Overview: A computed fold for a 493-nucleotide part of an RNA from Azospirillum tabaci, annotated as large-subunit ribosomal RNA, domain I.
[in-house]
Context: one part of a larger RNA
């Protein structure tokens, strides 16, 4: 050296486990903000680093309602307090609530720097942005006025996950190149809104029968159609369904808001039956033997597997405010059937329709009726028929959608997995910067976390002792696979 058997190291694979996620259900709420917000920055405790809670009244302050024995948040002590004359605590309401931040006195490299005014002895309070509105003073070229100036009342403003209406709008791709055409009116970007939006009460469709608002599934149908008739795009009629609802433009009204009375149901919280005995064991909730309870045998936790031990669990109870369903009332606002309108040229767009035989919608520009004896539609266009009233506003529900709070559920993961993140995680780190972005759970039932002695450098480590069921459970701590490195014995060279 090499096999091979034991036996360690290392190393963290595996199996168990979960405090975390993932997916949906039903309920709930769908906003917060100049009464100063999301989010921050700095403080705050006796000692105080992190983190949580708070704000110079500062891990608090009050008031109340609700508990009932202990507490002073966690990681973690020490010391020193507080509490039955109810404390921590947990609910509601109220009080403070630096600074920055839409940030709003002004400036600014955010958490700083610097001012006026009013009032106050000071200490300190309050107040000064913009813009849009009513109202009132005041007022120029420039008589009147108007523009402009002030003062005062209201209202905005920013943030927020999707859903939602709008306005602008790509590209890669696909067409096996690629231009029309797809993607796609998607993605992005900008306005606005609500708890939903938005759309709605026929100038609708239909076929000579008729239907009766809108919204949204399910068919109709990949049909008809469109389409360098390629790629692709792609309806309606009509039938079943959810769900239903009509109103008003000067009066028995709509809408908005306010003040009055006001049911149900709502917080913390409280009641809530029922078991003992042996055996094995560190430990009983297991074995075994007898019992009991149940409107409760969901679920979880106690030293294994507990209906009766605990916390629950079915089933009751509990109510101050505030909120509400529904009444009563009072204010505010809202004017008469719709003309630069339908309709027509030019040029776009929108319809399932790419211009086409191209109706219908919208409208940049330019024309331009009728007035119910009148008008639009019925897919170029004409007539006959048939339906319908266009340029005024409102309008629940059936739909969408989850930042979020509440219960529940899972042929969803189970730490390389499930969110990136079960752990003090969007952290550490990396980037100027947009941004990118980890890793890392588990002693044990209980720290009992090894007193004391001994080797050692007053160490690391380690030998006894002790604890414990276990300590090859000793904090690098359940289990502890392989790779890789010893050492012990055989056997081979």
């Nucleotide at each position: 050296g090499g096999c091979a058997u034991c036996u360690g190291g290392u190393g963290g694979a595996u199996g168990c486990c979960u405090u975390g996620g993932c997916a949906c259900u039903g309920a709930g709420a769908g906003g917060c903000g100049a009464u100063g917000a999301a989010g921050g920055a700095c403080g705050c405790a006796g000692c105080a680093c992190g983190u949580u809670g708070c704000g110079a009244u500062a891990a608090g302050c009050c008031a109340u309602g609700g508990g009932g024995a202990g507490c002073c948040g966690c990681g973690a002590g020490c010391a020193g307090g507080c509490u039955u004359u109810g404390a921590u605590c947990c609910g509601u309401g109220g009080a403070u609530u630096u600074c920055c931040g839409a940030a709003u006195g002004g400036g600014g490299c955010a958490a700083c720097c610097c001012a006026c005014c009013g009032c106050g002895c000071a200490a300190g309070c309050g107040g000064u942005a913009u813009c849009c509105u009513c109202a009132c003073c005041u007022g120029a070229a420039u008589c009147c006025a108007u523009a402009g100036g002030g003062u005062g009342g209201g209202g905005a403003g920013g943030c927020g996950a999707a859903c939602c209406c709008g306005g602008c709008g790509a590209a890669c791709u696909g067409a096996a190149a690629c231009a029309u055409c797809u993607a796609a009116g998607u993605a992005g970007c900008c306005g606005g809104a609500g708890g939903a939006a938005a759309g709605g009460a026929c100038a609708u469709c239909a076929a000579c029968c008729g239907a009766g608002a809108c919204u949204c599934c399910g068919c109709u149908a990949g049909u008809a159609g469109u389409g360098g008739c390629g790629a692709g795009c792609g309806a309606a009629c009509g039938c079943g369904g959810a769900c239903c609802a009509g109103g008003c433009c000067a009066g028995u009204g709509g809408u908005u808001g306010g003040a009055c009375c006001g049911a149900c149901a709502u917080a913390a919280c409280c009641g809530g039956a029922a078991g003992c005995g042996u055996c094995u064991g560190g430990a009983a909730a297991g074995g075994c033997g007898c019992a009991c309870c149940a409107g409760a045998g969901c679920g979880g936790g106690u030293g294994a597997u507990a209906g009766u031990c605990c916390c629950g669990u079915a089933c009751g109870g509990g109510u101050a405010a505030a909120c509400c369903a529904g009444g009563u009332u009072c204010a505010a606002u809202c004017c008469u059937c719709g003309a630069g309108u339908a309709g027509g040229g030019c040029g776009g767009g929108g319809c399932a329709c790419g211009u086409g035989a191209a109706a219908c919608c919208c409208u940049g520009u330019c024309c331009g009726a009728a007035c119910a004896u009148g008008g639009g539609g019925g897919g170029a266009c004409c007539a006959c028929c048939c339906u319908c009233c266009a340029a005024g506003c409102c309008u629940a529900a059936g739909u969408a959608c989850u930042c979020c709070u509440c219960a529940g559920u899972g042929a969803c993961c189970g730490a390389u997995a499930g969110u990136g993140c079960a752990c003090c995680a969007g952290u550490a780190c990396c980037g100027u910067g947009a941004g990118g972005g980890a890793a890392a759970g588990g002693u044990g039932a209980a720290a009992a976390g090894c007193a004391c002695c001994c080797c050692g450098a007053c160490g690391a480590g380690g030998g006894g002792a002790g604890u414990g069921a276990a300590a090859c459970a000793g904090u690098u701590c359940c289990u502890g696979a392989a790779a890789c490195c010893g050492g012990a014995u055989g056997c081979c060279u």
About this RNA
Lineage of the source: Bacteria > Pseudomonadati > Rhodospirillales > Azospirillaceae > Azospirillum.